[in-house]
Molecule: transfer RNA
Organism: Patescibacteria group bacterium
RNA sequence: CGGGGCGUAGGUCAUCGGUAGACCGCUCGGAUGGGGUCCGAGAAGCAGGAGGUUCAAUUCCUCUCGCCCCGA
Numbered sequence: 001c002g003g004g005g006c007g008u009a010g011g012u013c014a015u016c017g018g019u020a021g022a023c024c025g026c027u028c029g030g031a032u033g034g035g036g037u038c039c040g041a042g043a044a045g046c047a048g049g050a051g052g053u054u055c056a057a058u059u060c061c062u063c064u065c066g067c068c069c070c071g072a
Base pairs, nucleotide, nucleotide: 001071002070003069004068005067006066007065010024011023012022013021018055026042027041028040029039030038031037048064049063050062051061052060
């Protein structure tokens, strides 16, 4: 320098054009003498950043930042 992949709740990952979910973790309540465990409820992200296309984008396009891989 060229090419590719990834970047979504605290963590690991889904969603891949139409109001963003799961598991773990966390908070509250219940069962227990307490812990573990189980049950119920709940909080937490507008999707790395900017712009574009669209009635509507995390999802398509462009640029850009970070990490990783391949090539030179």